């Protein structure tokens, strides 16, 4: 930089000791009943990975050849696994900020930006 996803899911112990929720601003929240960080163990998830393929679809090849169709292979959808590479385990990515639409108001919806993760 490109693509995909981000409303679901999942905590205990040890060390340590004051902050944390991406930066900023505002809000709201978590936190000495122990924040962040590190370590151990466990879970969650299924991006990469692996397995299956009855069915549907696509590509290609063969047979047939006016063709319909059949078969083989590969792939997608789909189903499953969790050993390995990552990730993750308060609150929608905690909410808003910029743009658009709806609404009389409170507000609601969609998008962008930013961010996170994975694969390349």
């Nucleotide at each position: 930089c490109u693509u995909a996803u981000c409303a679901a899911g999942a905590a205990a112990g040890g060390c340590u000791g004051a902050g944390g929720g991406u930066a900023a601003u505002g809000g709201c929240c978590c936190u000495a009943u122990g924040a962040a960080g590190c370590c151990u163990u466990g879970a969650c998830a299924a991006c990469c990975u692996c397995c299956c393929c009855a069915a549907u679809c696509c590509a290609c090849a063969a047979u047939g050849c006016u063709a319909a169709a059949u078969u083989a292979u590969g792939g997608a959808u789909g189903g499953g696994a969790a050993a390995g590479g990552u990730g993750c385990c308060a609150a929608u990515u905690c909410c808003a900020u910029c743009c658009g639409c709806c609404g009389g108001u409170g507000g609601g919806c969609g998008g962008a930006c930013a961010g996170a993760u994975a694969a390349g």